[in-house]
């Protein structure tokens, strides 16, 4: 260098035009001699960046970064 895939809280992942699920992880609380587990409540400024399109974008459309892969 050319192409093709992803990029979402602290971790993993769904969503896919209209307000962003879930699961671990944290916080408090029950429990227990303590703690662990378990069960019950809760929190979070999560959609890489810059633009264009729309009445509205995490979704569409460029561009740029950045992870992987494919080909020379």
């Nucleotide at each position: 260098g050319g192409c093709c895939a992803c990029g979402u809280a602290g971790a993993a992942a769904a969503g896919u035009g209209g307000u962003a699920a879930u699961u671990c992880a944290g916080u408090g609380g029950u429990c227990u001699g303590c703690a662990a587990a378990a069960c019950c409540a809760c929190u979070a400024u999560a959609c890489g960046c810059g633009g264009g399109u729309u009445c509205g974008a995490u979704u569409c459309c460029c561009g740029c970064c950045g992870u992987g892969g494919c080909c020379a």